[in-house]
Molecule: Glycine riboswitch aptamer
Organism: Hyphomicrobiales bacterium
RNA sequence: CUGAUCCCCAGCGGGAGAGAUCGGGUCUCGUCAAUUAGCCCGGCGCCGAAGGAGCAACCGCCCCGGAAACUUUCAGGCACCCAGGACCGCUUCGGAUCAC
Numbered sequence: 001c002u003g004a005u006c007c008c009c010a011g012c013g014g015g016a017g018a019g020a021u022c023g024g025g026u027c028u029c030g031u032c033a034a035u036u037a038g039c040c041c042g043g044c045g046c047c048g049a050a051g052g053a054g055c056a057a058c059c060g061c062c063c064c065g066g067a068a069a070c071u072u073u074c075a076g077g078c079a080c081c082c083a084g085g086a087c088c089g090c091u092u093c094g095g096a097u098c099a100c
């Protein structure tokens, strides 16, 4: 120099679930009046794959600590779109290890 593996940041792609629910208010259009859509607030019902928390198989340097896709729903989310999204794949820079 090159190659392989792992890690951090970043980029790209894929990425589920659950009420187009009920009530109230507001704004706009329109109107004799009402309704509908958007937004806000509240209620009930739901979802789990941001995050948080809990238990624990298990692991370790075994005093103690690390621990889930399990549990919880605190948070977040619940027509489509948008946004978010654990996880998976690829890629650049950087770091570590090994080989040549």
Base pairs, nucleotide, nucleotide: 002099003098004097005096006095007094010091011090012089013088014087019044021043022042023041024040025039026038045078046077047076051074052072053071054070058066059065060064